[in-house]
Context: one part of a larger RNA
RNA sequence: CUGGGUUUAAAGGGUGCGUAGGCGGACUUUUAAGUCAGUGGUGAAAGCCUGCAGCUUAACUGUAGAAUUGCCAUUGAAACUGAAAGUCUCGAGUGUGGUUGAGGUAGCUGGAAUGUAUCAUGUAGCGGUGAAAUGCUUAGAUAUGAUACAGAACUCCAAUUGCGAAGGCAGGCUACUAAACCAUAACUGACGCUGAGGCACGAAAGCGUGGGGAUCAAACAGGAUUAGAUACCCUGGUAGUCCACGCCCUAAACGUUGCAUACUCGGUUUUGGCGAUAUACAGUCAGGACCCAAGCGAAAGCGUUAAGUAUGCCACCUGGGAAGUACGAUCGCAAGAUUGAAACUC
Numbered sequence: 001c002u003g004g005g006u007u008u009a010a011a012g013g014g015u016g017c018g019u020a021g022g023c024g025g026a027c028u029u030u031u032a033a034g035u036c037a038g039u040g041g042u043g044a045a046a047g048c049c050u051g052c053a054g055c056u057u058a059a060c061u062g063u064a065g066a067a068u069u070g071c072c073a074u075u076g077a078a079a080c081u082g083a084a085a086g087u088c089u090c091g092a093g094u095g096u097g098g099u100u101g102a103g104g105u106a107g108c109u110g111g112a113a114u115g116u117a118u119c120a121u122g123u124a125g126c127g128g129u130g131a132a133a134u135g136c137u138u139a140g141a142u143a144u145g146a147u148a149c150a151g152a153a154c155u156c157c158a159a160u161u162g163c164g165a166a167g168g169c170a171g172g173c174u175a176c177u178a179a180a181c182c183a184u185a186a187c188u189g190a191c192g193c194u195g196a197g198g199c200a201c202g203a204a205a206g207c208g209u210g211g212g213g214a215u216c217a218a219a220c221a222g223g224a225u226u227a228g229a230u231a232c233c234c235u236g237g238u239a240g241u242c243c244a245c246g247c248c249c250u251a252a253a254c255g256u257u258g259c260a261u262a263c264u265c266g267g268u269u270u271u272g273g274c275g276a277u278a279u280a281c282a283g284u285c286a287g288g289a290c291c292c293a294a295g296c297g298a299a300a301g302c303g304u305u306a307a308g309u310a311u312g313c314c315a316c317c318u319g320g321g322a323a324g325u326a327c328g329a330u331c332g333c334a335a336g337a338u339u340g341a342a343a344c345u346c
Base pairs, nucleotide, nucleotide: 004317005316006315007300008299012314014201015200016199017198021194022193023192025088026087027086028085029084030083031082033081034080035077036076037075038074039073040072041071042070049065050064051063052062053061054060091191092188093187094186095184096183097182098181099180100179103177104176105175106174107173108172109171110154114150115149116148117147118146119145120144121143125136126135162169163168206247207246208245209244210243211242216240220236221235222234223233258313259312260311261310262309263308266291267290268289269288270287271286272285273284274283295302296301319346320345321344328339329338330337331336
């Protein structure tokens, strides 16, 4: 390489958009590049293979054939692929009418809790733990009430709910904005699928500048525990946590399951539509869950949301360690990220 694989054994890119490329619906006509058939030329000789022959045999040699799976030319075929022309509507998209949702961005706003400050009541403790102590407190704490301020997060509703490409998204209201689904079948007429590079987005932590700082809390300090305790527990506490702008680009970024299309028994439940007089029952389309037939699987299990049956395209794997290391390169302010070996060893 071929072949085989990628839920859990090595292996699906974090996610999307999309360039090149690869692949691509139905019908008709033409063409003849691919394809197929015939013929001609060429495909040196030797060698290989087969028949026969010569050295006593064999090796060896001679001779005849086959093979040389290829290339070129030419004559045909026209099913399939391609190319050209035309037509179509079921794929795809648009329109029209509805519906849905924590989808996104910005602004405004609400109550509870927490903390702090001031005032009032009030007096000796509070707090914390397995038990304590550090800590706070007669300069009046804790507790209770009133008032004010601050920042952050949104109880109930709330669900196996919903939305989003993923990351993710939840108090309320407004503006702007994106999407999906359903119904209809008016329009376009294959406009499609995938997607190397590329571009964009991408939790948390971290970084830069400027704000903010209630809570919580790496680091740090103290108290305990302990043989020790650079921990677990407790009292404090700074970065950070929050906002704006700019970076970083990684996660068990997980359904550890790439995307798209078609096909293949049923049952239960649920979200949003539809039609119907109807909140019931049943149907239907699009989602979310559970249980199972066939089938698949090493098994666990998967099972119309496939890990079944097939097709197209991309990504990735090839014993363990060394190692996601070294070196080089690209990116980054840095931290580091991406790409990514070998010696050696078992």